RNA sequence: GGGCAUAUAGCUCAGGGGGAGUGCGCAUGCUUAGUAUGCAUGAGGUCCUGGGUUCAAUCCCCAGUAUCUCCA
Numbered sequence: 001g002g003g004c005a006u007a008u009a010g011c012u013c014a015g016g017g018g019g020a021g022u023g024c025g026c027a028u029g030c031u032u033a034g035u036a037u038g039c040a041u042g043a044g045g046u047c048c049u050g051g052g053u054u055c056a057a058u059c060c061c062c063a064g065u066a067u068c069u070c071c072a
Stems, first nucleotide, its partner, number of pairs: 001071003005067003010024002013021001018055001026042005048064005
């Protein structure tokens, strides 16, 4: 320098055009001798950045940034 892949909550990851979510973690309540276990509830997000398409974009297209990997 070129090719491929990935970027979504504190962590790990789904989401395949119209409601942003799972598990773990965190907070609160109940239970308990208990800060453990169990149950219930809740908080927490500029969906990497900027444009484009569309009535509508996390999702499709283009460019860029970062990381992984392959070639040279």
Molecule: transfer RNA
Organism: Vicugna pacos